FMN riboswitch aptamer (RFN element), 119 nucleotides, folded computationally. Its mean pLDDT, the model's own confidence on a scale to 100, is 81.

RNA sequence: AUUAACUUUCAAGGCAGGGUGCAAAUCCCUACCGGCGGUUAUAGUCCGCAAACCAUCACAAUGGCUGAACCGGUGAAACUCCGGUACCGACGGUAUAGUCCGGAUGAGAGAAAGGAUCA
Numbered sequence: 001a002u003u004a005a006c007u008u009u010c011a012a013g014g015c016a017g018g019g020u021g022c023a024a025a026u027c028c029c030u031a032c033c034g035g036c037g038g039u040u041a042u043a044g045u046c047c048g049c050a051a052a053c054c055a056u057c058a059c060a061a062u063g064g065c066u067g068a069a070c071c072g073g074u075g076a077a078a079c080u081c082c083g084g085u086a087c088c089g090a091c092g093g094u095a096u097a098g099u100c101c102g103g104a105u106g107a108g109a110g111a112a113a114g115g116a117u118c119a
Base pairs, nucleotide, nucleotide: 006114007113008112009111010110017029018028019027031099032098033089034088035049036048037047038046044087045086053064054063055062056061069085070084071083072082073081091102092101093100
């Protein structure tokens, strides 16, 4: 200096204001939020992944499913930046929930640190 098993830690944000109503952070107006890796240049809406959900199942695990963006500008390069206008958001509970409560002091894409030996 290179490198594997493995170990430890970390790993998601958001209903303020108003209306209706017996009752809504769930409806209506409006507000607010954006996991991880990749990509000639920075991404909720491009590509891929995780979670959730479904099936098999004692477990482990395997398989399935899985939302949403356009226009203009700059540039060598942007569906990522700038300007504009849109759109999307598991399951269970409850007056119908991306934002409340719950499974969850969980799981996890992955990130960081450490790391025998061998050469």